This is a predicted structure of a 167-nucleotide RNA (FMN riboswitch aptamer (RFN element)) from a PVC group bacterium. The coordinates come from a structure-prediction model, not an experiment, and the mean pLDDT is 83. Lineage of the source: Bacteria > Pseudomonadati. It matches the Rfam family "FMN riboswitch aptamer (RFN element)". Rfam links the family to the GO term FMN binding. It was read from a public genome assembly, where an Rfam model found it.
[in-house]
RNA sequence: UCGGAUCUUCAGGGCCGGGUGACGCGGAACCGCGAGGUUCCGGGGAUUCCCUACCGGCGGUGGAAGCCCGCGAACCCCGCGAGAGCGGGGCCGAUGCGGUAGUCCGGGGCGGCAUACGCGCCGGGUACCCGCAGCCGACCGUACAGUCGGGAUGGAAGAAGAUCGCG
Numbered sequence: 001u002c003g004g005a006u007c008u009u010c011a012g013g014g015c016c017g018g019g020u021g022a023c024g025c026g027g028a029a030c031c032g033c034g035a036g037g038u039u040c041c042g043g044g045g046a047u048u049c050c051c052u053a054c055c056g057g058c059g060g061u062g063g064a065a066g067c068c069c070g071c072g073a074a075c076c077c078c079g080c081g082a083g084a085g086c087g088g089g090g091c092c093g094a095u096g097c098g099g100u101a102g103u104c105c106g107g108g109g110c111g112g113c114a115u116a117c118g119c120g121c122c123g124g125g126u127a128c129c130c131g132c133a134g135c136c137g138a139c140c141g142u143a144c145a146g147u148c149g150g151g152a153u154g155g156a157a158g159a160a161g162a163u164c165g166c167g
Stems, first nucleotide, its partner, number of pairs: 002167002004164007017051003023044001025042007053147002055137002057071004066135002075090006095133005103125005109119003139150003
């Protein structure tokens, strides 16, 4: 230093402002034998609708990524278990355009004994960078939810560290 085993700690952000008014509440008038109904007025009423605003877990990818490749939660199925739960499988969102080029490839030039090496030049490729425009976001609850409440003081991708008669 790498690996192994055991253990510890940590491990998610977000509705500012405006509009609408489902549906309650209060009052009045009228209709009805009555339960009740209709109309009008007042006030309330969505972080869910509309406009706007805001947010972005973890590992990787020759640079810094919500939307490139994966992983994790939830959800569904199967098996096991008295149960808590465990194991396996499934499902698993969203990006384009323009620019730049660290770097890579090719060519050639100069220096150099050199096919080493160094420094310019030309052509081509390449973004997670810069700009513009866009898009996405489990389940349950509730007026339809990425942002509210809840399962969750949970679980977890993973990160850091400790220990060892270990390799």